[in-house]
C1' cells in the first nucleotide's frame, strides 16, 4: 500500500430528525387536479363547456401481510438451555397431493352529502350505496358427536379397521376465451371451457404447544419448607394432559443424594488456553429463550397476550384557547449522556432472501455496496549488483589502532507500490417483450398452462478489480530494548542527587543497572505500555499432593445413616465389555483436495469420545436363592491387675488445745528484717481434737477407651488374657450427624478447712521490684449434688481396623515341654509392655512386627506469613467463656531439618607475668617530651583503643619545611629533542632584604676530519637566547591499588590430592586414649598421604681440641718506672675450623608405645641461654607526606626561586619519660674493677693559661698498635644527724664559653648567685620469673651545634611462684541458639511528632425490604 474481517465490553440511560411494513381496481362503490389540445363568450386576459391527462393520484370497504425479518440481554437457577425420548394427550393459514362441492335469497354500513360540537386529536347526527364484508335458507358424508356389532392391535386410560343407526355443520365469486349443444340469429346470452379463487374431507410437509430421563454457578455464618399446599371425585376451561380453575373428601408432599432463602448469570454450538484432564469465557457468526419506557390485561388472528397494534395505572418529554390531547431508536444512520473506549444523519434494491399481487410491478436501513478507525490477521514494499584511497565524519584508543563498513559516494542494472495517461472486466440469470417449436386442456387449430430456442432490456459498487504505456532510486521506518532472567556494551555527566525497577535490585566520584552519544539485539507498519484470561502451578493433586517435627489426627469412646466386607455353587444380566442401527442442525475443529496472482479468505468432500434404541458375552462388582467355617460372638475352667462405685476401718506426719518440766531466745536468709518469745515461746514429757495425704513396697512394673488409677478391709461391678471344647454361621469394619466420658482452673447451692497457697500485707534486694527470697495470709485445695462449664504441650505433637515383611535382648501374665525331691535353669506358645537393629520408608532428624516399611477399607483434617482461631452471625452456657468461622488491609517472605562458624554471667580440658606470691613503678611535685584543645598570617601534614600520643622526626635558628607574610619568574629550579650563538668555569662594578637586575674587562680548551700552513668542518660536555611538545604538584582519593609494616600471635594451628560417608551444605583425615613447648610423638580408628607452620638447618653466648702469634698475652729466663725490651706462644685473647647435649646410659612408672619423673657421667640436660625467622587469614587496620601507580584536578600556578616569620603559641587535659622528696642517704677525700664502640672536613694524647666551659700549641693515629677514655654505683676514711635540711633541684639575675653567615623570636654548656614545688602520692594501673627485677654507670647513629629520647655495652645483683577458684586473652573438645555486618549480634512494646486509612459519634437525608393495614383502574 493493499485484501479479508471485526467495530458502546460502561446507562435496558434519555432521544431532535429522516428513513426501517405494505401491497392488491384480476374482491368493492365512488373518484380528482396541474398541464396540453381544442371551442364559446366577451371586461384581450379572464370566465366557462369539451377532449387528453384518466378510470391515474389521495381518501374509503374488502383481501392477505404485519407473529417473519431486525435489536438488546434487563429478567430468569427455570424442563429456561443443552441431550435423548413420548404426545395413544394436541393444533398448523400459505404450500403440494388425493376426494367431494361452489344453490338460491336477504337486510345492512363506510367512502360520499348536509348540519352540529372541539383549540387541536378527534366526534356525533340525518340521508344514499356495492361487494370474494355480514346474515339465514337448501344440500350433503368418508367430518364430528352418540350408539350396536366384529376383527386386529397394545404399555394402563387405549388405538386402528369393517359393518349398521340417529343428530348436527358449508360456500363467492372474479378474468380470460369459445359457439359443440338451446334462444335470439352480426354477435351475443344461457351455455361451455381455462385460470384462479371459495366450501367441505383425508394424507404430506413445515411450524408450534405440551410432558418425561439425564446435565446445567456460588453461599449451611440459608435446616427446615408447604395449605391449592401432595392426593383422589365431580365439574369447569384450553387445540390439549393436568389443581390451570371451582366444590367436597383424605392429610398429605419436598428435603444432608442439600428443601426453602439469599448472592450471581441469558443457555448452547463454540471461543481462548492447556501434552491431556481440565481451567477461563459465552464478542462477531448459527440454534433455543425471554424482552420491547415501568406494571398489568384483553381483542383481533392459523399462530401474539403482538418493537414501528389496543386498554389501564405510573414516571418522563411534548402541545395546548388549560377545558384537553400527543409520544415510546434494546430497528438504520444520528444526538446529548456516561465512560479509558467503539464509525456515516452515505448508495442502491444490480444480486440474494421476504411481503401483497395473474403479473407488471410496488415495498424492503433484511442485504449488497461504498465511508470512518493500524482494532485485528494476511500479504507487499521503502530497492538489487558492484564497489577499499577501508574516504570524509562521528564514536572510541593501549595513540598503534579500531568500529559505524561494502555502510557510503561511484559505476551498472530493476519497476513492485505510489503519481500521471490509455484500455477496461467477472458478478446477469430470470421476468418480461418480439419471433418461434413441442405438450396438455378443451367441440376447438381459442385462450390457457408447461417445457424449449433465438434476440432485446436490467450494474448500487465504479471507469472498480485487472491490463498497457510514461518518467523515475525518484515519493515511503519505526518502536523497544542492552546487569541477571534475556539476544544484545562502551564512552561521557550525575554523585543514595536527579532517576530506574517485572522479580533480584541499581545510583553515596571511575554506573555496561539513571540521563545523553557512539554502537549492538529483537521485532517491523509497527513497536511498547496497562488490563483480562488459561499456561507453567503436581500451588486442591481424577490423572497427580500431603498430615511425627514444616500448615494438617478429632481429647476419648458408642452408635443411626451412608461407605466397605471372608469361602463354595446356582440364578439374574444393573454395572461391565462387544457388535448393529438412529442422532449427534448448519458453521468451528481434523485431513485432502480445489478457488482468490500467494496468504488471510472462501469452496468441496472427509472425521468426531455423547446420548438413547437393540443384540450379545459373564471373569470380576452388584440383586436373588442355597451352603461352609477360617472373620465375629457365645460357653466351661483358672489365673494377674493402683479398672470403676459405696461403706467402713488403720497407722505415721503436720496443725491446734490442756497439763508438766524448763529459760531465753527461736525461725528464716546468700546475708538480714518483718514475725513468735519473759503474758514463759522455741525444746521436751503425757493427754485430746481436727482434717487432708497414704512413706517403705515402687519397678524399662501393672490396669483402663481416653481424662487418669497408689494404706486395708467388705459389698456390688466393667473389661482384657490363656487353655479346652462345643455351638451360631459373616452376624464384621468404619463411621457425618447424635449421644456419653473428659486433668487443672473456674462457677452454683450447702458442708468442711489441718497442711499447702492465686489475690492481698509486711520485711528485704534493687536505680526501680507491682518479682525472684522471707514472715503471714483469704479464696481454693477436701465432701455431696442423675448440678454446671467442656477445655489443655488432652503428646507417642503419629485416627480406627486388618494382613504381610530379618533378627536380638530385657521384663509383665498365662500355658505346653525336657531335666531335678525340691528351689530351680534351659527349649518354646500367646498376649502386653520397653531397648538395640536389617531391609525399606524419609527433606533430614529418625521410624524399622507397638512402623513414620508394602498393601486395603472407612473418618477427620491442611493449602505462604501476619490480621485471626478474631469480628459478625448461629449454637450452648449462671457468668467467666466454648463451638462453628470470615473479609478488608499488609509483608516477601514465615517455617522445618542438618551443616559450618561466631557467640553463651554453658560444660570439660590445657596454656600464657593472666591471676596469685613477690620486687620496683606509674596516678601526687618540678622539668623534658608527644598528643588533644585553645590561640594563630601560619601554629604544615600524618599516626587516634589494645596495636596513635619521647610516633614518621636516627636529632625545626638559616636550610630542612610541606605552612604563612611579602618580593619575584613563566619552557619554567628539574628531563628529553629542534634552531640560533657562544668553550667553560670564574672576577670586578652599581642597585636591593636577597633572589635578581644592568654593565665591565678577561678568556679559548677537549676529540675527530680535510688542509703543507693560514684556516675550515663535525662532534661531546657547558652556558646564554627562542619556539613547542611538555616539565612540575609533600594538590585529592590507603574506600581504586603495588610494595612495605602493624595486630591476633611464635599462638598452633591453615589446608590439599585421592578414598570413603551424605541428596547436599559438608563430614572423614585433623576427632578418640596418653602425651608434648607444640596438629610435638606413640596407640586406635575408613581412611591413606602430602603441603604450609611447630621443631631443626642460621647467629651470639657458655666448655674442650686444632691451626696461627701481630698490634694481643707472660708460665720459665733476663731486662725495665712500665710486657718497656730480648725471648716464648704455654695460658688469655683474637678469628678460623671441628668436637660436644642424642632422653644416648641407669632404675622407676607407663598399653612390651610416646612419653614422664629420679639418678649417673658432663662445662652444659631434657627446646643449654638469648635472637633471627611471623602459617592459612582478621581488622575496606596503616603509609598517595619514603617508593611506585590508576583516575580526577592545577598550568603566567596548588609549579618554581628568595628574605622574614610559624612549625618552639599557652587558661587547660592527658600519654611517655627524667629529677626528687633523703642516712641502703648528701656532701668531702682516697683506692679499685669493665665491655662494646667511634675517629682524618676526624678522635686528639702531652705541655701551657682559665675556678671551668674553654683556650693555645701540637706527639700519635686511617687505628687488637695512637686518641676519645678518669668508668660509676663499690670499698675506706671523715662530716651532716631528720629539717625543706650540708635534702631537692625548677626558676630568676649577672658573667661567660663553643659550634656556626647567624643563638632575638629559639642552641648546647661554664662559674657565680637565687633556693619553687617536692616529706613516698586518692580512685584506679604497669613491668617483671635469673644473671631477670632493680640500681650503676659507659659506647654510638643523627650531627656544624644541639637528648631525660633510640640502640647498644658491660658492673652489682635479688626476692617470690601455695596453686589455677577468680579478672583478662588464647588453644582443643561439646552443647544451646531466633546470631551469620556473626552478642559492639538479634530484637519486644509504650511514649512523642506528622500524615494516612478505618471506625464511634447529638443527630440529619435518602435507598431497598418485610409485615399488618386502607382504597382499588383497566380486563377477563
Nucleotide at each position: 500500500c493493499g485484501g479479508c474481517g471485526u467495530g458502546c465490553u460502561u446507562a435496558a440511560c434519555a432521544c431532535a430528525u429522516g428513513c426501517a411494513a405494505g401491497u392488491c381496481g384480476c374482491a368493492c362503490g365512488a373518484g380528482a387536479a396541474a398541464g396540453c389540445u381544442u371551442c364559446a363568450g366577451c371586461u384581450u386576459g379572464c370566465u366557462g363547456g369539451a377532449g387528453c391527462a384518466a378510470g391515474u393520484a389521495a381518501a374509503g370497504u374488502g383481501g392477505c401481510g404485519c407473529a417473519c425479518g431486525g435489536g438488546u440481554g434487563a429478567g430468569u437457577a427455570a424442563c429456561g438451555c443443552g441431550u435423548g425420548g413420548g404426545u395413544a394427550a394436541u393444533c398448523u393459514a400459505c404450500c403440494c397431493u388425493c376426494g367431494a362441492a361452489u344453490u338460491g335469497g336477504g337486510g345492512a354500513u363506510a367512502a360520499c352529502a348536509u348540519c352540529g360540537c372541539g383549540a387541536a386529536a378527534g366526534c356525533g347526527a340525518u340521508g344514499c350505496u356495492a361487494a370474494u364484508a355480514c346474515c339465514g335458507a337448501a344440500u350433503g358424508a368418508a367430518a364430528u358427536c352418540c350408539u350396536g356389532a366384529a376383527a386386529a392391535u397394545a404399555c394402563a386410560u387405549g388405538u386402528u379397521u369393517u359393518c349398521g343407526g340417529g343428530a348436527u355443520c358449508a360456500a363467492a365469486g372474479a378474468u380470460g376465451g369459445c359457439c359443440u349443444c338451446u334462444a335470439c340469429a352480426u354477435g351475443u346470452a344461457a351455455g361451455c371451457u381455462a385460470u384462479u379463487g371459495u366450501u367441505u374431507g383425508g394424507g404430506g410437509a413445515u411450524g408450534a404447544g405440551c410432558u418425561c430421563g439425564c446435565g446445567u454457578a456460588c453461599c449451611a455464618u440459608u435446616a427446615g419448607c408447604u395449605u391449592g399446599u401432595u392426593g383422589g371425585u365431580a365439574g369447569g376451561g384450553u387445540a390439549a394432559u393436568g389443581g390451570c380453575c371451582u366444590a367436597c373428601c383424605a392429610a398429605g408432599g419436598c428435603u444432608a443424594c442439600g428443601a426453602u432463602g439469599g448472592u450471581u448469570a441469558g443457555c448452547u454450538g463454540g471461543u481462548c488456553u492447556g501434552a491431556g484432564a481440565g481451567g477461563a469465557u459465552g464478542a462477531u457468526c448459527a440454534g433455543c429463550c425471554a424482552c420491547a419506557c415501568u406494571g398489568g390485561a384483553a381483542c383481533u388472528g392459523a399462530c401474539a397476550c403482538a418493537c414501528g397494534g389496543u386498554c389501564c395505572a405510573g414516571a418522563c418529554u411534548c402541545c395546548u384557547a388549560c377545558g384537553g390531547g400527543a409520544g415510546g431508536c434494546a430497528g438504520c444512520a444520528g444526538u446529548g449522556a456516561g465512560g479509558a473506549a467503539u464509525u456515516u444523519u452515505g448508495c442502491g434494491c444490480a444480486a440474494u432472501g421476504g411481503g401483497g399481487g395473474a403479473a407488471a410491478c410496488c415495498c424492503u436501513g433484511a442485504c449488497g455496496c461504498a465511508g470512518c478507525a493500524a482494532c485485528g490477521c494476511c500479504g507487499c514494499g521503502u530497492g538489487a549488483g558492484u564497489g577499499a584511497u577501508g574516504a570524509a565524519g562521528g564514536c572510541u584508543u593501549u595513540c598503534g589502532g579500531g568500529u559505524c563498513g561494502u555502510a557510503a559516494a561511484g559505476c551498472u542494472c530493476u519497476g513492485u507500490c505510489a503519481a500521471g495517461u490509455g484500455g477496461g472486466a467477472a458478478g446477469a440469470a430470470u421476468c418480461c417483450a418480439u419471433a418461434u417449436g413441442g405438450u396438455g386442456u378443451u367441440a376447438a387449430u381459442a385462450u390457457c398452462a408447461c417445457c424449449g430456442u433465438a434476440u432485446g432490456c436490467u450494474g448500487a459498487c465504479g471507469g472498480u478489480a485487472c491490463c498497457a504505456c510514461u518518467g523515475a532510486a525518484g515519493g515511503a521506518a519505526g518502536c523497544a530494548c542492552c546487569g541477571g532472567c534475556u539476544a544484545a556494551c562502551u564512552c561521557c555527566g550525575u554523585g543514595c542527587c536527579a532517576g530506574c525497577a517485572g522479580c533480584c535490585g541499581c545510583g553515596g566520584u571511575a554506573a555496561u543497572a539513571c540521563g545523553g552519544g557512539g554502537g549492538g539485539u529483537g521485532c517491523g507498519a509497527g513497536c511498547g505500555u496497562u488490563g483480562u484470561c488459561c499456561g507453567g502451578a503436581a500451588u486442591c493433586a481424577u490423572u497427580g499432593g500431603g498430615c511425627g517435627u514444616a500448615a494438617a489426627g478429632g481429647g476419648c469412646a458408642u452408635u443411626c445413616a451412608g461407605g466397605u466386607g471372608g469361602g463354595u455353587c446356582u440364578u439374574u444380566a444393573a454395572g461391565u465389555c462387544a457388535g448393529u442401527u438412529g442422532u449427534u442442525a448448519a458453521a468451528u475443529a481434523u485431513u485432502a483436495c480445489g478457488g482468490c496472482u500467494u496468504a488471510a479468505c472462501c469452496g468441496u468432500a472427509u472425521u468426531a469420545u455423547g446420548c438413547a434404541a437393540u443384540u450379545g458375552a459373564u471373569a470380576c462388582u452388584g440383586g436373588a436363592g442355597a451352603u461352609c467355617u477360617u472373620g465375629a460372638g457365645u460357653u466351661u475352667g483358672a489365673g494377674a491387675g493402683g479398672g470403676g462405685a459405696c461403706a467402713g476401718u488403720g497407722g505415721a506426719a503436720u496443725a491446734c488445745c490442756u497439763a508438766g518440766u524448763g529459760u531465753a531466745g527461736c525461725g528464716g536468709u546468700g546475708g538480714a528484717a518483718u514475725g513468735c518469745g519473759u503474758a514463759g515461746a522455741u525444746a521436751u514429757u503425757a493427754g485430746g481434737u481436727a482434717g487432708a495425704a497414704c512413706a517403705c513396697c515402687a519397678g524399662a512394673g501393672g490396669c483402663g477407651a481416653a481424662g487418669g488409677c497408689g494404706a486395708c478391709u467388705u459389698u456390688c461391678u466393667g473389661g482384657a488374657c490363656c487353655a479346652a471344647u462345643a455351638c451360631u454361621g459373616a452376624c464384621g469394619c468404619u463411621g457425618a450427624g447424635g449421644c456419653g466420658c473428659g486433668a487443672a482452673a473456674g462457677c452454683g447451692u450447702g458442708g468442711g478447712g489441718a497442711g499447702c497457697a492465686a489475690a492481698c500485707a509486711g520485711g528485704a534486694u534493687u536505680a526501680g521490684a507491682u518479682a525472684c527470697c522471707c514472715u503471714g495470709a483469704u479464696a481454693g485445695u477436701c465432701c455431696a449434688c442423675a448440678g454446671c462449664u467442656g477445655u489443655a504441650a488432652a503428646c507417642g505433637a503419629u485416627g480406627u481396623c486388618a494382613a504381610c515383611u530379618a533378627g536380638g535382648u530385657g521384663u509383665u501374665g498365662g500355658g505346653g515341654g525336657u531335666g531335678u525331691u525340691g528351689a530351680c535353669c534351659c527349649c518354646u506358645c500367646c498376649a502386653g509392655c520397653g531397648c538395640c537393629g536389617c531391609a525399606g520408608c524419609u527433606a533430614a532428624c529418625g521410624c524399622a512386627u507397638u512402623a513414620a516399611g508394602u498393601u486395603g477399607a472407612c473418618c477427620g483434617c491442611c493449602u505462604g506469613g501476619g490480621g485471626a482461631g478474631u469480628a459478625c452471625g448461629g449454637u450452648c452456657g449462671c457468668a467467666a467463656g466454648a463451638u462453628u468461622a470470615a473479609a478488608a488491609c499488609u509483608c516477601a517472605a514465615a517455617g522445618g531439618a542438618a551443616u559450618u562458624g561466631a557467640c553463651g554471667g554453658g560444660g570439660g580440658c590445657c596454656c600464657g607475668c593472666a591471676c596469685a606470691a613477690g620486687c620496683g613503678g606509674u596516678g601526687g611535685a618540678g622539668u623534658a617530651u608527644g598528643u588533644g584543645g585553645u590561640u594563630u598570617a601560619a601554629u604544615u601534614c600524618g599516626a587516634u583503643g589494645c596495636a596513635a600520643c619521647g610516633c614518621g622526626c636516627a636529632g625545626a635558628a638559616c636550610c630542612u619545611u610541606a605552612c604563612c607574610u611579602g618580593g619575584u619568574c613563566u619552557u619554567g629550579a628539574c628531563a628529553u629533542c629542534c634552531c640560533g650563538a657562544g668553550a667553560a668555569c670564574g672576577u670586578c662594578u652599581a642597585a636591593g632584604a636577597a633572589a635578581u637586575u644592568a654593565g665591565a674587562a678577561a678568556g679559548u680548551g677537549c676529540u675527530u676530519c680535510c688542509u703543507u700552513u693560514c684556516g675550515g668542518a663535525a662532534g661531546a660536555a657547558c652556558u646564554c637566547g627562542g619556539u613547542g611538545a611538555c616539565a612540575g604538584g609533600u594538590g585529592c582519593u590507603g574506600c581504586a591499588u603495588g610494595g612495605c609494616u602493624g595486630u591476633c600471635g611464635u599462638c598452633a594451628g591453615c589446608u590439599c590430592g585421592u578414598g570413603u560417608c551424605g541428596u547436599g551444605a559438608g563430614a572423614u583425615g585433623u576427632u578418640g586414649g596418653g602425651u608434648u613447648a607444640a596438629g610435638u610423638c606413640c596407640c586406635g580408628c575408613a581412611a591413606c598421604g602430602a603441603g604450609c607452620g611447630c621443631a631443626a638447618c642460621c647467629c651470639a653466648c657458655g666448655u674442650c681440641u686444632u691451626u696461627a702469634g701481630u698490634u694481643g698475652c707472660c708460665a720459665u729466663c733476663a731486662u725495665u718506672a712500665a710486657g718497656u725490651u730480648g725471648g716464648g706462644c704455654a695460658c688469655u685473647c683474637u678469628a678460623g675450623a671441628g668436637a660436644g647435649a642424642c632422653u644416648g646410659c641407669c632404675g622407676g612408672u607407663g598399653u612390651c608405645a610416646a612419653a614422664c619423673c629420679g639418678g649417673a657421667g658432663g662445662a652444659a640436660g631434657g627446646u643449654g641461654u638469648g635472637g633471627a625467622u611471623g602459617a592459612c587469614g582478621u581488622c575496606a587496620a596503616g603509609u598517595c607526606c619514603u617508593c611506585a601507580u590508576g583516575g580526577c584536578c592545577u598550568u603566567u600556578a596548588u609549579g618554581a626561586c628568595c628574605a622574614g616569620g610559624g612549625c618552639u603559641a599557652c587558661a587547660c587535659a592527658c600519654g611517655u619519660a627524667c629529677u626528687a622528696c633523703a642516712a641502703u642517704g648528701g656532701c668531702a677525700u682516697g683506692u679499685a674493677c669493665a665491655a662494646a664502640g667511634g675517629g682524618c672536613a676526624g678522635c686528639u694524647a702531652a705541655c701551657u693559661c682559665g675556678c671551668g666551659a674553654g683556650a693555645g700549641u701540637a706527639c700519635g693515629c686511617g687505628a687488637a698498635u695512637c686518641c676519645c677514655a678518669u668508668a660509676a654505683a663499690a670499698c675506706a676514711u671523715g662530716u651532716c644527724c631528720c629539717a625543706g635540711u650540708c635534702c631537692g633541684g625548677a626558676u630568676u639575675g649577672g658573667a661567660g664559653u663553643c659550634u656556626g653567615c647567624a643563638a632575638c623570636u629559639c642552641g648546647a654548656c661554664u662559674c657565680c648567685a637565687u633556693g619553687a614545688a617536692g616529706u613516698u602520692g586518692g580512685a584506679a594501673u604497669c613491668g617483671c620469673u635469673a644473671g631477670u627485677a632493680a640500681u650503676c654507670g659507659u659506647g654510638g647513629a643523627u650531627c656544624a651545634g644541639c637528648a631525660u629520647g633510640c640502640c647498644a655495652c658491660g658492673g652489682u645483683g635479688a626476692a617470690u611462684a601455695c596453686g589455677u577458684u577468680c579478672c583478662c586473652g588464647g588453644g582443643c573438645c561439646u552443647u544451646g541458639u531466633a546470631c551469620a555486618c556473626a552478642c559492639c549480634g538479634c530484637c519486644c512494646g509504650u511514649c512523642a511528632c506528622a500524615c494516612c486509612a478505618c471506625g464511634a459519634a447529638a443527630g440529619u437525608c435518602g435507598g431497598u425490604u418485610g409485615u399488618a393495614c386502607c382504597a382499588g383502574a383497566a380486563g377477563u

The RNA shown here (small-subunit ribosomal RNA) has 1420 nucleotides and comes from an uncultured bacterium. The coordinates come from a structure-prediction model, not an experiment, and the mean pLDDT is 83.